[in-house]
RNA sequence: GGUUUAUAAAGAAGAGGGGAGAGAAUGGGCUCAGCGAUCCUCUGGCAACCUGUUGUAGCGACAAGGUGCUAACUCCCACCUAAGUAAUUAGGGAAUAUAAAAC
Numbered sequence: 001g002g003u004u005u006a007u008a009a010a011g012a013a014g015a016g017g018g019g020a021g022a023g024a025a026u027g028g029g030c031u032c033a034g035c036g037a038u039c040c041u042c043u044g045g046c047a048a049c050c051u052g053u054u055g056u057a058g059c060g061a062c063a064a065g066g067u068g069c070u071a072a073c074u075c076c077c078a079c080c081u082a083a084g085u086a087a088u089u090a091g092g093g094a095a096u097a098u099a100a101a102a103c
Base pairs, nucleotide, nucleotide: 001103003101004100005099006098007097008096013043014042015041016040017039021032022031023030026078027077028076029075044070045069046068049066050065051063052062053061054060055059074095079092080091081090082089083088
């Protein structure tokens, strides 16, 4: 890096650095940001995919070593289907993210 499988409505903040845009990409919307965001480091925390222990028929409980995460549903929409005059609503897909596995 592509592939496969699973998950994506819950959850979790302080300090220091830094100094302008940021929220994956394109467009639109919306939001965050000199009361210092995004980002980096440290500490804390959340969660429980892998892992360990353990009860087991399916399936659980506990721990937290490897990851991950810690504004907004993956911030929302874009493509398809259904309902509706429409606004819109529901479902699915694509894309993205994370984990695990074999390449």
A computed fold for a 103-nucleotide RNA from a Cytophagaceae bacterium, annotated as SAM riboswitch aptamer (S box leader). Its Rfam family is "SAM riboswitch aptamer (S box leader)". Its family is annotated with regulation of gene expression in the Gene Ontology. Of the family's consensus pairs, 97% are formed in the model. The RNAcentral record of the sequence draws on Ribocentre. Model confidence (mean pLDDT): 88 of 100.